[in-house]
RNA sequence: GCCCUAGUAGCUCAGCCUGGCAGAGCGAAGGUUUCGUAAACCUUAGGUCCAGGGUUCAAAUCCCUGCUAGGGCU
Numbered sequence: 001g002c003c004c005u006a007g008u009a010g011c012u013c014a015g016c017c018u019g020g021c022a023g024a025g026c027g028a029a030g031g032u033u034u035c036g037u038a039a040a041c042c043u044u045a046g047g048u049c050c051a052g053g054g055u056u057c058a059a060a061u062c063c064c065u066g067c068u069a070g071g072g073c074u
Stems, first nucleotide, its partner, number of pairs: 001073007010026004020057001028044005050066005
């Protein structure tokens, strides 16, 4: 220098191909239960979907550029 993959909640990740209300598990907070704790169950909160731009009625999703991380080639 070129190519590939990844970037979404505090953590691990789905959703992207085929555009249409942003989700799961774990974790956190509150509650029920218990003499108390843990476990179990119920509820709630938590997001600039890496950044900027474009296309579109509508973008996490499609297109372009850039950034970061990992890998490959030379």
Molecule: transfer RNA
Organism: Thermoproteota archaeon